Transfer RNA from an Alphaproteobacteria bacterium, 73 nucleotides, folded computationally. Its Rfam family is "tRNA". Rfam's curators write: Transfer RNA (tRNA) molecules are approximately 80 nucleotides in length. By type it is a transfer RNA. It was read from a public genome assembly. The prediction has a mean pLDDT of 81.
[in-house]
RNA sequence: GGGGUUAUAGCUCAGCUGGGAGAGCGCUGCAUUCGCAAUGCAGAGGUCGGGGGUUCAAUCCCCCCUAGCUCCA
Numbered sequence: 001g002g003g004g005u006u007a008u009a010g011c012u013c014a015g016c017u018g019g020g021a022g023a024g025c026g027c028u029g030c031a032u033u034c035g036c037a038a039u040g041c042a043g044a045g046g047u048c049g050g051g052g053g054u055u056c057a058a059u060c061c062c063c064c065c066u067a068g069c070u071c072c073a
Base pairs, nucleotide, nucleotide: 001072002071003070004069005068006067007066010025011024012023013022019056027043028042029041030040031039049065050064051063052062053061
């Protein structure tokens, strides 16, 4: 330098053929307990890596950039 792949909640990750942004763990509150843990119920938490484009509508399609992993040279 060229190819591939990954980037979504604090962490690990889903998200189908473009239309509701989600799960587990963690966190907060309540119940149960003398208390803790465990369990149950409820809740908070997101510029979907950044910018631009297409579209009525983009996590998803197209282009550029950044970072990690990997292959070729």